[in-house]
RNA sequence: AGAGAGGGCUGGGCGGUCGCCGGCCGCGGUCAAGCGGCGGGAGGAAAGUCGGGGCUCCACAGGGCAGGGUGCUGGGUAACACCCAGGGGGGGCGACCCCACGGACCAGUGCCACAGAAAGUAGACCGCCGCUCCUCGGAGCGGUAAGGGUGAAACGGUGAGGUAAGAGCUCACCAGCGGCGCGGGUGACCGUGCCGGCUCGGUAAACCCCACCCGGAGCAAGGCCAAAUAGGAGAGCGAUGGGGUGGCCCGCCCCGCUCUCGGGUUCGGCCGCUCGAGACGCCGGGUAACCGGCGCCCUAGAGAAAUGACCGUCACCCCUCACGGGGGACAGGACCCCGCUUACACGCCCUCUCUGGCG
RNA sequence: GGGCCCAUAGCUCAACGGCAGAGCCGCCGGCUCAUAACCGGUCAGAUCCUGGUUCGAGUCCGGGUGGGCCCA
Numbered sequence: 001a002g003a004g005a006g007g008g009c010u011g012g013g014c015g016g017u018c019g020c021c022g023g024c025c026g027c028g029g030u031c032a033a034g035c036g037g038c039g040g041g042a043g044g045a046a047a048g049u050c051g052g053g054g055c056u057c058c059a060c061a062g063g064g065c066a067g068g069g070u071g072c073u074g075g076g077u078a079a080c081a082c083c084c085a086g087g088g089g090g091g092g093c094g095a096c097c098c099c100a101c102g103g104a105c106c107a108g109u110g111c112c113a114c115a116g117a118a119a120g121u122a123g124a125c126c127g128c129c130g131c132u133c134c135u136c137g138g139a140g141c142g143g144u145a146a147g148g149g150u151g152a153a154a155c156g157g158u159g160a161g162g163u164a165a166g167a168g169c170u171c172a173c174c175a176g177c178g179g180c181g182c183g184g185g186u187g188a189c190c191g192u193g194c195c196g197g198c199u200c201g202g203u204a205a206a207c208c209c210c211a212c213c214c215g216g217a218g219c220a221a222g223g224c225c226a227a228a229u230a231g232g233a234g235a236g237c238g239a240u241g242g243g244g245u246g247g248c249c250c251g252c253c254c255c256g257c258u259c260u261c262g263g264g265u266u267c268g269g270c271c272g273c274u275c276g277a278g279a280c281g282c283c284g285g286g287u288a289a290c291c292g293g294c295g296c297c298c299u300a301g302a303g304a305a306a307u308g309a310c311c312g313u314c315a316c317c318c319c320u321c322a323c324g325g326g327g328g329a330c331a332g333g334a335c336c337c338c339g340c341u342u343a344c345a346c347g348c349c350c351u352c353u354c355u356g357g358c359g
Numbered sequence: 360g361g362g363c364c365c366a367u368a369g370c371u372c373a374a375c376g377g378c379a380g381a382g383c384c385g386c387c388g389g390c391u392c393a394u395a396a397c398c399g400g401u402c403a404g405a406u407c408c409u410g411g412u413u414c415g416a417g418u419c420c421g422g423g424u425g426g427g428c429c430c431a
Stems, first nucleotide, its partner, number of pairs: 001355009012314007020041002023038005043330001047341002050339005055218004062250004067214005072086005087101001088099004102209002108207002110203003125148002127144007156174006175199001177196008222271004232261006241255004278297001280295006316327004360430007369383004377414001385401005407423005
């Protein structure tokens, strides 16, 4: 210098003018309008609503079935499908990255198109070998699975022995499987020794099995107030009933229920509502995620929905010799929080790798 | 704000994980004096996008986009 890898930050600053939405104080007063002052007013994702929790109601969230989710190990957390650390597998020369990563013999079932002889206790097309026949080119029967061919996938690999030809048929080594040990590790697992039958296809993001977890609904949850009214009339059913309870059954709680006729009120106010698993700084523990202690701060809470526009200047980027001109994304709270995912202009910082050059 | 569903040809719908089809529409030809109906033939898709599982994905599983329904 070129090409990359990992991580973090930022998401313009200041001033002026005109506006918008809440809060508090004062003037004003018909307790209203209006005026003045002070102070506050979106994000790293506020988004998707994907995972989890708080909160509220239903029983205190209970039992069983069904259903759903997760899936290497250890830890973190309120919890998670998230995060951290480690193990195993895969990719890259490397920094580093990716993995839904339990079980496919010792539970069972299903599927594997086309091609191919054969797709799972399967099977022989070409080939090889033996025997028989023969019109000497071959045909029939049998053996074989080393070689060829098909396929995504074909019942271990290499070598030697053996054989008519071959084959774990036998042996040695290697790979894989199972069992028993030893050493290290909390563990996943790693290293290593002996023995065994000799080799067993893939698919569980197919059914399923195993282990663990999950009750349902959601702030339009839920509660209070105000306003209004008629505990009305008729018919039917009936405590072995109906409702809460929205997968079903049990259990629990509440109660007469259903239909028709007739009639009334509101589409109002208040609470929930923002001080919280809270932000920042320092110290300590821990490899880390994270946890603990101390100090300090208060930082939107509307209810058809405010947080905007313009000008000047500074900083950044682009074009231009210069004068000068241009540009700034993705997007906006609605009960709150922790994560994940997705979108994003101009940029900045730190660490590391490979290649080339120079010293 | 909250809860849920869907996406295949121009339209309406099919498709046990194994070559994406049908009807209507369009185009061409026939019938008719002509049009419609009718008959014959014919064209058309990267299954909304993007990753993954699998030998193989419209189908199974993540993420996104667009559209629709319900809830005081």

The prediction has a mean pLDDT of 76. This is a predicted complex of two RNAs, RNase P RNA and transfer RNA, with 431 nucleotides together. Rfam match: Bacterial RNase P class A. By type it is a ribozyme.